[in-house]
RNA sequence: UCCUUCGGGGCUGGGUGAAAAUCCCGACCGGCGGUAAUAAGGCGCUUUGCGCUUUACAGCCCGUGACCCGUAUGCAUCUGUAUACGGUGGAUUCAGUGAAAAGCUGAAGCCGACAGUGAAAGUCUGGAUGGGAGAAGGA
Numbered sequence: 001u002c003c004u005u006c007g008g009g010g011c012u013g014g015g016u017g018a019a020a021a022u023c024c025c026g027a028c029c030g031g032c033g034g035u036a037a038u039a040a041g042g043c044g045c046u047u048u049g050c051g052c053u054u055u056a057c058a059g060c061c062c063g064u065g066a067c068c069c070g071u072a073u074g075c076a077u078c079u080g081u082a083u084a085c086g087g088u089g090g091a092u093u094c095a096g097u098g099a100a101a102a103g104c105u106g107a108a109g110c111c112g113a114c115a116g117u118g119a120a121a122g123u124c125u126g127g128a129u130g131g132g133a134g135a136a137g138g139a
Base pairs, nucleotide, nucleotide: 001139002138003137004136005135006134011026013025014024015023027123028122029112030111031064032063033062034061038056039055040054041053042052043051044050045049059110060109068087069086070085071084072083073082074081075080076079092108093107094106095105096104114126115125116124
């Protein structure tokens, strides 16, 4: 550099109503990479232990993807499409332990693209048998 495969989960329980899986009560869900003071395994040693190493562990710590917008370039005559780059892109505190906690333990919170809809959607339908961060394997 190229090829192949894989690559997102979740409310017809109750209330109101003409109408709600959209409101209210309650329930449920958590992409990808990084980061460990924890756990398990392996190896070594001067073996009550120490060192090295592998794997696993965050929705709200860092970064990133889908959606949307823009610019440039190529292709196709209006408009679209492909690639590259840029923009936009949600949410956490407290307590405990400790030398140290944004990741551990406990508690209480909070967040969730666009379009559609008899009524406002993280969970329904649709773009999407798409795209995709990336993961694994192969040449």
Predicted 3D model of a 139-nucleotide RNA (FMN riboswitch aptamer (RFN element)) from Bacillus velezensis. Model confidence (mean pLDDT): 76 of 100. Taxonomically the source falls in Bacillus (Bacteria, Bacilli, Caryophanales, Bacillaceae).